[in-house]
The part of an RNA shown here (small-subunit ribosomal RNA, central domain) has 351 nucleotides and comes from an uncultured bacterium. The full RNA is in RNAcentral, with records from SILVA. It matches the Rfam family "Bacterial small subunit ribosomal RNA".
Context: one part of a larger RNA
RNA sequence: CUGGGCGUAAAGCGCAUGUAGGCGGUUUAUUAAGUCGGACGUGAAAGCUCCUGGCUCAACUGGGAGAGGUCGUUCGAAACUAGUAGACUGGAGGAUGGUAGAGGAGAGCGGAAUUCCCGGUGUAGCGGUGAAAUGCGUAGAUGUCGGGAGGAACACCAGUGGCGAAAGCGGCUCUCUGGCCCAUUCCUGACGCUGAGAUGCGAAAGCCAGGGGAGAGAACGGGAUUAGAAACCCCGGUAUUCCUGGCCGUAAACGAUGUCAACUAGGCGUAGGAGGUUAUUGACCCCUUCUGUGCUGUAGCUAACGCGUUAAGUUGACCGCCUGGGGACUACGGCCGCAAGGCUAAAACUC
Numbered sequence: 001c002u003g004g005g006c007g008u009a010a011a012g013c014g015c016a017u018g019u020a021g022g023c024g025g026u027u028u029a030u031u032a033a034g035u036c037g038g039a040c041g042u043g044a045a046a047g048c049u050c051c052u053g054g055c056u057c058a059a060c061u062g063g064g065a066g067a068g069g070u071c072g073u074u075c076g077a078a079a080c081u082a083g084u085a086g087a088c089u090g091g092a093g094g095a096u097g098g099u100a101g102a103g104g105a106g107a108g109c110g111g112a113a114u115u116c117c118c119g120g121u122g123u124a125g126c127g128g129u130g131a132a133a134u135g136c137g138u139a140g141a142u143g144u145c146g147g148g149a150g151g152a153a154c155a156c157c158a159g160u161g162g163c164g165a166a167a168g169c170g171g172c173u174c175u176c177u178g179g180c181c182c183a184u185u186c187c188u189g190a191c192g193c194u195g196a197g198a199u200g201c202g203a204a205a206g207c208c209a210g211g212g213g214a215g216a217g218a219a220c221g222g223g224a225u226u227a228g229a230a231a232c233c234c235c236g237g238u239a240u241u242c243c244u245g246g247c248c249g250u251a252a253a254c255g256a257u258g259u260c261a262a263c264u265a266g267g268c269g270u271a272g273g274a275g276g277u278u279a280u281u282g283a284c285c286c287c288u289u290c291u292g293u294g295c296u297g298u299a300g301c302u303a304a305c306g307c308g309u310u311a312a313g314u315u316g317a318c319c320g321c322c323u324g325g326g327g328a329c330u331a332c333g334g335c336c337g338c339a340a341g342g343c344u345a346a347a348a349c350u351c
Stems, first nucleotide, its partner, number of pairs: 003323004007305002012319001014201004021194003025088007033081002035077007042069001048066007091191001092188003095184004103177007110154001115149007125136002162169002206247006215241002220236004258318006266296011300307002324351003333344004
C1' cells in the first nucleotide's frame, strides 16, 4: 500500500450558492475502455527465493529452476463500472388548492417612559450610598399639574412558541419580496448528492463621508473606598450606541457536534397542516398521519460525562480538519485592507 481520529482530550471552514472533480435510482439492448481468462512476445547481467556444487565451515562464489510488470500483441467472456440507444417513477423538480410565521426591504403611524424647555402651584431641601461626599437647589430645585420639543427602544401578549442558511428577526398598518409546510398524485423523467478553487452573506467593536444625538456610556474630570485604588461604588461626561452610503470580515460566529441519504423500541409535551371518529352542521375530546421543536428512555455507542429516529447507534457519498506542550491565532514572504488589522503560516531553542 491499507494508521487512528475530530461534542468535552489536538481536530467540523461562521453560513450559504456553486465551477472543476468525486460519487450516483429501476430496467432493456448493445459496445468492450476499465475488469476477468487463454496464447504468444518481452521483462539483460547482477540481485531476490528454492535446489545443487566449490573454497575445512560461513561470508564469498559456480550451475539450474522460479518469482518479479499500472508491459505489448492477439483471441475470448460480458456479471459489475463505464460509453451509446431506449424505457420507467420511488430520488429531484414542477403544477393545482390551501395554512402558519419577530423571514427580508421600503414608507407611514401609535402609546408608555426617560431627558430638556415654557407656564401654574409650592418651599427648603433634593440626589446618592454600606455610610458619605462630589453634584443640583432661595437666580426657587426636588415634588405636583398643564403644554411643548426630540431621540431611542417597543411593557403586557411571550411560550425549551415561530421564522431564517448562518449572522439574526419582536408595537401597529400598507406596498414590494424570499423560503418552508400540508393536501391532490396531475406533469417532467435521474434533471441528483457533495463540493478544491471561486463568489455572496456575515453579531459586536472599529474605520471613512454626511446627518442625528433622548437615555446609556469606553476615554477623561471629580467624590469616595483603600496601605495604595490606574478598579469595583457615586456625580458628571466625549467617542460610541441611532440613520444613509462605503469599508472591515472577526467572535465561546456553540449543538464547542460539516452536508446529503438510508436503516434501527417506545413513552410524554408543544407548534403548523391533513384525514378520520363523535355530535345536529363544522366546535371540543379522541385516533391516525406529515413537518418542525423539546423532555425521557431501549438496543447500540462512549475513556467517562453523556448521546440515543433532531444519534455521538448501524452504513454509504463528498468536503474540511488534527498528528505532544511551549515558542506561535507568532516571524518572514505573499494576498487583502484607508487604518486597525485579517487570511495563509514556519524555524531555532526548550520541556